[in-house]
Context: one part of a larger RNA
RNA sequence: CUUACAGUAAGACGGAAAGACCCUAGAUCCUUUACUCUAUUUUUAUAUUGUAAAAACUAUUUAUUAAACAGGAUAAGUGGAAGUAGUUAGUUACGAGACUGAGAUACCACUUAAUAUCUUAGUGUUUUACUAAUUUACAAACUAAAAUAUGUAAAGACCGUAUAAAAUGGAGAGUUUACUUGGGACGAGUACCUCCUAAAAAGUAACGGAGGUGUACUAAUGGUAAAUAACAAUUACUUUAUUACAAAGUAGUGAAGAGCAUAAUAGCAUGAGUUUGCUUGACAAUUAGAUUUAUAGAUCAAAUUGAGGCGUAAGCCAGUUAUAGUGACCCGAUAUUUAAGUGUGGAAUUAAUAUCGUGCAACAGAUAAAAGGAACUCUAGGGAUAACAGAUUCAUCGUGACCAAAAGUUCGUAUUGACGUCACGGUUUGAUACCUCGAUGUCGACUCAUCUUAUCCUGAAGUUGUAGCAGAUUUCAAGGGUCUAGUUGUUCGCUAGUUAAAAAGGUACGUGAGUUGGGUUCAGAACGUCGUGAGACAGUUCGGUCCCUAUCUACUGUAGG
Numbered sequence: 001c002u003u004a005c006a007g008u009a010a011g012a013c014g015g016a017a018a019g020a021c022c023c024u025a026g027a028u029c030c031u032u033u034a035c036u037c038u039a040u041u042u043u044u045a046u047a048u049u050g051u052a053a054a055a056a057c058u059a060u061u062u063a064u065u066a067a068a069c070a071g072g073a074u075a076a077g078u079g080g081a082a083g084u085a086g087u088u089a090g091u092u093a094c095g096a097g098a099c100u101g102a103g104a105u106a107c108c109a110c111u112u113a114a115u116a117u118c119u120u121a122g123u124g125u126u127u128u129a130c131u132a133a134u135u136u137a138c139a140a141a142c143u144a145a146a147a148u149a150u151g152u153a154a155a156g157a158c159c160g161u162a163u164a165a166a167a168u169g170g171a172g173a174g175u176u177u178a179c180u181u182g183g184g185a186c187g188a189g190u191a192c193c194u195c196c197u198a199a200a201a202a203g204u205a206a207c208g209g210a211g212g213u214g215u216a217c218u219a220a221u222g223g224u225a226a227a228u229a230a231c232a233a234u235u236a237c238u239u240u241a242u243u244a245c246a247a248a249g250u251a252g253u254g255a256a257g258a259g260c261a262u263a264a265u266a267g268c269a270u271g272a273g274u275u276u277g278c279u280u281g282a283c284a285a286u287u288a289g290a291u292u293u294a295u296a297g298a299u300c301a302a303a304u305u306g307a308g309g310c311g312u313a314a315g316c317c318a319g320u321u322a323u324a325g326u327g328a329c330c331c332g333a334u335a336u337u338u339a340a341g342u343g344u345g346g347a348a349u350u351a352a353u354a355u356c357g358u359g360c361a362a363c364a365g366a367u368a369a370a371a372g373g374a375a376c377u378c379u380a381g382g383g384a385u386a387a388c389a390g391a392u393u394c395a396u397c398g399u400g401a402c403c404a405a406a407a408g409u410u411c412g413u414a415u416u417g418a419c420g421u422c423a424c425g426g427u428u429u430g431a432u433a434c435c436u437c438g439a440u441g442u443c444g445a446c447u448c449a450u451c452u453u454a455u456c457c458u459g460a461a462g463u464u465g466u467a468g469c470a471g472a473u474u475u476c477a478a479g480g481g482u483c484u485a486g487u488u489g490u491u492c493g494c495u496a497g498u499u500a501a502a503a504a505g506g507u508a509c510g511u512g513a514g515u516u517g518g519g520u521u522c523a524g525a526a527c528g529u530c531g532u533g534a535g536a537c538a539g540u541u542c543g544g545u546c547c548c549u550a551u552c553u554a555c556u557g558u559a560g561g
Stems, first nucleotide, its partner, number of pairs: 001561008010553003014548002022382006028374004034175005041167008050130006056123004062116005073105001076111005083094003134155006141148001178190003187207001191213006214363001215261001216320002222279007233253008259268002262325001264323003283306004289300004295364001308317003331357007339350002389436001390434001391432003395429001397425006406416002443518001444516003448510001449507005456481003459476006483497005524542004528537003
C1' cells in the first nucleotide's frame, strides 16, 4: 500500500417529518360596550271573542254659586238696551240720570269657572257575575290503538294561537378588523404647498433635513384713474411726556436693509408698495393656440358676440405679486328650462343647466353600515423576511504603534502617560439580510480533546529610579503544566482553602447519529400585573416522551498478501 473482519462515531450542512419559531396570504375556534342580523322572552294592538251588572269619565238637562277698596252693596265676564215686571186702574218695585269705581247695575242674549242633581246618550277603563266559543280532568260508548262525539266536574272570554309594532338579545349566525415598514410588533406616516438634498435645462429616491395648508378679503386685501419718490434702519437737534422705556417733527446718511392677509422661495421703485376719487370684469355665451401629462386631471391664453365699470383719451378690467386653501363616480336636495311625458290632455317620473350635501384626511375615494384573541391551533408558501450558527463590516470591543503635554526632587521615553493620529485582531454589543424555513437541534454540565500565543508557571536574555532578598518592564520561548470545595440551571461572579501557576482565546459561543436535560421554548395549573373579555407578560412558580441496527469518508485494533 492492498484485502477482509471487529470496532469508534468527527464529516457526508447524515436519515426521519413540504419548520411547530418568525413573516406573508388564507382558514378555523373563541371574545366583546366591532358591524349587520336571528331565535327566545316581554309589552301593546287587532282577530279568534260572546251575555250582563256596578263604578268612573265625557257630553247633555235642570238648579245654585262667583265677596280687595271705594261705591246704596256680594260688580264672574261680554254685547244689546231706555225702559222692564206686577196690577182693571191709580200706583208700586227695579232701572236710566246723579254718585263711586279700572269696570255700572233693570230687562234680553251669549260666554267662563265651580258645585249639586238626575234624564238621556256615548266611551273606553276597572271590578264582579254568567255560559255557549275555547282549555283541562274523569266516566261510559265505540275502537287493535289513537281520534271522535255524549255526559259530569273544574276553568273561562282569561289562556292559547295568528298577524303587526316596539324592547331585549355573543344564546346563535354571517362577516370585517388597511397599507408603508432596512423582519414583524410598538411608534410614526398616508392629500396639497415652499426650500434644501438635486450633480448650473426639465425631472429625480429614502421612516433624508427644515417649515406650512384644509383659509382670508364685498364701499376691499377686487376693478380702474390719478397722486406719491423718504419705506426700514441710523446720526444730530427740537417739542411733548415720564422714575424709565417712548412718541412726533426738522436736517443729514441711506437701492430697499420695508411693505405686498398668510409658510418658504422667487419677484416688485417703470412699482406688484402707500394714499385718494368713482365703481363691481370676483360678468354671460363661444373658442384658436400652447405648457404639464400613462390616464384622469391641472395650468396659461389671443380672438369673436352680448351687457357693463373706470379713464379726456390711448386703453385696462373674466378676482387678489406668483406658487397651498382640496375630493372622481353613484345617490339625494333646491332653483330654472321653448326638453321628453307609454291611446289623448295633464300628472308622476326623467332629462338639461346652475348651486348644495363627503376630516369618502388610509385624501385615484372597496360597503349606507364593521373591533379583538389564539401557547388548543391548522393550511399554503417564504431563506423574497426575523431568532441560532456562518459570511461581510468593525461604530463598539480588544491589542499594538507614532507624537510627547504632564508626572517622575532635577530629567519625556526606569516607570506612568493626557490631547491627537495610524494600524492590527475578529473572543463582546451591534449593523447588514448573502447560504440554509421540502428543518444547519438552542444555554450550561459531563466526556474526549485539538490548535493559537497577545505566556499564568517552569526555561533563556536586555533595561531598571536593579546594593541583597523581593520586584517592575521589555525581548525570545507553546516542551510540559495550569486546583479543590460552598452558593446559583448558570457561563460569569462572589466566598473559603490550597498551589510553581490557578493564562487568554479559537475550533458551528469544539463536542446531543457521544451522555445529560437543571435553564430557555408547546399542551396542565397558580400568583402578581395588564385587559370589559377571549387572553397576555426578556415577570414569578410546580409539572412536563431527547428516535436512528453505520452505506461512504475518517480513525483504532487484528489477520492475510